[in-house]
A computed fold for a 73-nucleotide RNA from an uncultured Spirochaetales bacterium, annotated as transfer RNA. Rfam family: tRNA. It is annotated as a transfer RNA. Its mean pLDDT, the model's own confidence on a scale to 100, is 82. It was read from a public genome assembly.

Formats: sequence, C1' cells, structure tokens
RNA sequence: GGGCCUGUAGCUCAGUGGUUAGAGCAGAAGACUCAUAAUCUUUUGGUCGAGGGUUCAAGUCCCUCUGGGCCCA
Repeated sequence: GGGCCUGUAGCUCAGUGGUUAGAGCAGAAGACUCAUAAUCUUUUGGUCGAGGGUUCAAGUCCCUCUGGGCCCA
C1' cells in the first nucleotide's frame, strides 16, 4: 500500500427497515440463612464508534472518517 471482517449496557453477545433496543454474567435492593456462599424475586445501567445521506420510518441500507482484528504485498 491492497483486500476482508468487526465496533450495540461494566463484560460476552443477540437484534428481518416498523410496538418502548434485549439476553446471560456483573452491580444494587429484598427474601432465605446464626452468618457467608448458593438459590429465588425485583431493579439500575445505552447519545447502538463519529459525521453525513436514502427513507414516512435506520442499530439495520449507502458514503466518509475513526478504533480493533485477520490475510496478501
């Protein structure tokens, strides 16, 4: 320098262009227990990497930038 993949909650990841963006783990509160752990219940937490475009409507499609990974040179 060229090609491909990828960025969604603190972490690991789902999410056919259309209802309020979700799960597990983690965090908080409660139940249980002499107590802790485990278990159960409830619950907090998101400018969907940034900017622009298409559309009635974008996490999703297109463009640019940017972080990460892999391959080739």